Context: one part of a larger RNA
RNA sequence: UGUAAGGAAAAUUGAGAGGAUCUGACUUUAGUACGAGAGGACCGAGUUGGACGUACCGCUGGUGUACCAGUUGUUCUGCCAAGAGCAACGCUGGGUAGCUAUGUACGGACGGGAUAAACGCUGAAAGCAUCUAAGCGUGAAACCCACCUCGAGACUAAUUUUCCCAAUUAAUGCCGUAGUAGACCACUACGUUGAUAGGCCGGGUGUGUAAGUGCAGCAAUGCAUUGAGCUAACCGGUACUAAUAGCAUGAUU
Numbered sequence: 001u002g003u004a005a006g007g008a009a010a011a012u013u014g015a016g017a018g019g020a021u022c023u024g025a026c027u028u029u030a031g032u033a034c035g036a037g038a039g040g041a042c043c044g045a046g047u048u049g050g051a052c053g054u055a056c057c058g059c060u061g062g063u064g065u066a067c068c069a070g071u072u073g074u075u076c077u078g079c080c081a082a083g084a085g086c087a088a089c090g091c092u093g094g095g096u097a098g099c100u101a102u103g104u105a106c107g108g109a110c111g112g113g114a115u116a117a118a119c120g121c122u123g124a125a126a127g128c129a130u131c132u133a134a135g136c137g138u139g140a141a142a143c144c145c146a147c148c149u150c151g152a153g154a155c156u157a158a159u160u161u162u163c164c165c166a167a168u169u170a171a172u173g174c175c176g177u178a179g180u181a182g183a184c185c186a187c188u189a190c191g192u193u194g195a196u197a198g199g200c201c202g203g204g205u206g207u208g209u210a211a212g213u214g215c216a217g218c219a220a221u222g223c224a225u226u227g228a229g230c231u232a233a234c235c236g237g238u239a240c241u242a243a244u245a246g247c248a249u250g251a252u253u
Base pairs, nucleotide, nucleotide: 001153006164007163008162009161010160011159012158016150017149018148019147022050023049024048025047026046027045028044034039052107053106054105055104056103060101061100062099063098067094068093069092070091071090072087073086074085075084076083077082111145112144113143118138119137120136121135171249172248173247174246175191176190177189178188179187196242197241198240199238200237201236202235203234206230207229212225213224214223215222216221
């Protein structure tokens, strides 16, 4: 901007497009059919893998430079103690959320249609024969459906429901708080009739017994207070702070 004779919000249809389409072994049928024996099935039923793909983070792990602890050197906070800066996050041991695979779950199916090679039925030309000439079947991971995703700019521009009715109304945008979203835009949630973010409160998780004080020891240190203190992105709650105030577009040509 169109979807042409109004505007708006939702929900659909599916023209069309894309994805996927893989495969092994074992058990059983059955040591059966077959075969002198040696050997050894079709068809069917089940189990378990490989590769590939999709989703997810409850488990196993990874990362986790805004969490916790240990520790070296040095500078500083007047000193002790306790801390802070720098040294690859100084180094080391762990680790929440999120993101992840090597972790977990699931998928290829079933079935139908029309066929290829091929195999047939009926059957003449050609009194026979012949799957073919008329006619009718069976038949493959290929084709068309079926499965998954997108999809009305599908210009043949589709359909349904609801709202608005002449007025700054229905609705939308600007603006603001944000994230399940994200380069920007967009999308999604919320804007006081409010839990959207921060703060605060409670919990969880992680780390692993803080500081101070007391006791024991000459001291290093140990013990008690104490599973203590601290704790990011997690969960629940709470209007304390900020989402105030407001502006714009907007339907008979």